This is a predicted structure of an 85-nucleotide RNA (Glycine riboswitch aptamer). The model forms 90% of the base pairs in the Rfam consensus. Rfam family: Glycine riboswitch aptamer. Its family is annotated with glycine biosynthetic process in the Gene Ontology.
RNA sequence: GUGGCUCUGGAGAAGCCCGGCAACGGGUACCGAAGGUGCAAGGCGGCGCUGCCGCUGAAUCUCUCAGGUAAAAGGACAGAGUGGG
Numbered sequence: 001g002u003g004g005c006u007c008u009g010g011a012g013a014a015g016c017c018c019g020g021c022a023a024c025g026g027g028u029a030c031c032g033a034a035g036g037u038g039c040a041a042g043g044c045g046g047c048g049c050u051g052c053c054g055c056u057g058a059a060u061c062u063c064u065c066a067g068g069u070a071a072a073a074g075g076a077c078a079g080a081g082u083g084g085g
Stems, first nucleotide, its partner, number of pairs: 002084001004082006014028001016027004029069003035065001036063001038061001042056006
């Protein structure tokens, strides 16, 4: 340095509306910090080479597919401990 496990901290957004006994289904608005999408410089390649095209190319940026909008759970990330390759 890397991933696993344990503990601690950990944000945002309707406890909305309709149907239903419930499970659940539908609708509108909203959030970004599981996961996922997109790409700048740069790199590589091609061509008819002051350039154009293709591939590659990160994030807490972006989209909002997924997920979420009281609590609980989850939670990127951070700290501590632990043992492994």